[in-house]
RNA sequence: GGCCAGGUCCCGCGCGACGUCGGCCCGUGAACCCCGUCAGGUCCGGAAGGAAGCAGCGGUAAGCGGUUCCCGGCGGGUGCCGCGGGAGUGCCGGGCUGGA
Numbered sequence: 001g002g003c004c005a006g007g008u009c010c011c012g013c014g015c016g017a018c019g020u021c022g023g024c025c026c027g028u029g030a031a032c033c034c035c036g037u038c039a040g041g042u043c044c045g046g047a048a049g050g051a052a053g054c055a056g057c058g059g060u061a062a063g064c065g066g067u068u069c070c071c072g073g074c075g076g077g078u079g080c081c082g083c084g085g086g087a088g089u090g091c092c093g094g095g096c097u098g099g100a
Base pairs, nucleotide, nucleotide: 001097002096003095004094006092007091008090009086010085011084012083013082014081015079016078018075019074020073021072022071023070025066026065027064028063034059035058036057037056042051043050044049
C1' cells in the first nucleotide's frame, strides 16, 4: 500500500434486567339500602305449625393495606446481549498479502 470480514452509525425482530400498572395470593372490609344462618323477641293460627326478621356468627362486593414467587400490559440515553437487513467519506482493532 492492497484485499477480506468485523466493531462504531441506522432500522427491524428477539431475549434478559430495571421501572410502572393490572391480575393471582394473604389480611381487612356492609348497623341498614349484599348473601346465608338467624338466639331473643314480633306477627298469623284454637292447636299443629308457619311467616317476616334485629343482634350475633359465617361468607363476600367496592375500597384499603401487604408480599416474595408466578402471569400479563406499557416504557426507555436499559444491556461491554443475540439474529437479520442497511449505510459507510470516516474512526478502531484483526486476518491475509505485496513492497521499502
Source information:
Predicted 3D model of a 100-nucleotide RNA (Bacterial small signal recognition particle RNA) from an Actinomycetota bacterium. Rfam family: Bacterial small signal recognition particle RNA. On this family, see Rosenblad et al., Nucleic Acids Res 2003: "SRPDB: Signal Recognition Particle Database". Clan: SRP clan. Of the family's consensus pairs, 93% are formed in the model. It was read from a public genome assembly, where an Rfam model found it.